[in-house]
Parts: sequence; C1' cells; structure tokens
RNA sequence: CAUGUAGCUCAGUGGUAGAGCAGGCGCCUUGUAAGCGUCAGGUCGGAGGUUCGAAUCCUCUCGUG
Repeated sequence: CAUGUAGCUCAGUGGUAGAGCAGGCGCCUUGUAAGCGUCAGGUCGGAGGUUCGAAUCCUCUCGUG
C1' cells in the first nucleotide's frame, strides 16, 4: 500500500445484501451427464465512532498478500 461480503470465485462505494459455480428438490432422459425450473445458504473479519440510516465514511485492531 492492497485486500477481507454465501462452501468457492467475486459484484455491490450511504437507503430491502446479489451473481456465477457448488449443494437440495423437481422437469427432461432407458439411465448418467448436459440443459431448464425452483429452494436453501450471510450477525458483510472484530470493536468503537459519524449519520435518520453504514457492507459502503472515520478510528483502532486481527488475518492475508
């Protein structure tokens, strides 16, 4: 100095936390895979502060490079 958000890879830069892959179930298929649909999965590394409101801004701290 950069980075930390779902099991993994990553978006989201002040106003309801998302996508792809992975996972469960279903459709399809003689069967498997692929494809399609659907469901579940998060105290946004931790603590404090600012704000009506913080993943987002500020401070400290921890991990990683």
A computed fold for a 65-nucleotide RNA from a marine eukaryotic metagenome, annotated as transfer RNA. The prediction has a mean pLDDT of 83. The sequence is in RNAcentral, with records from MGnify.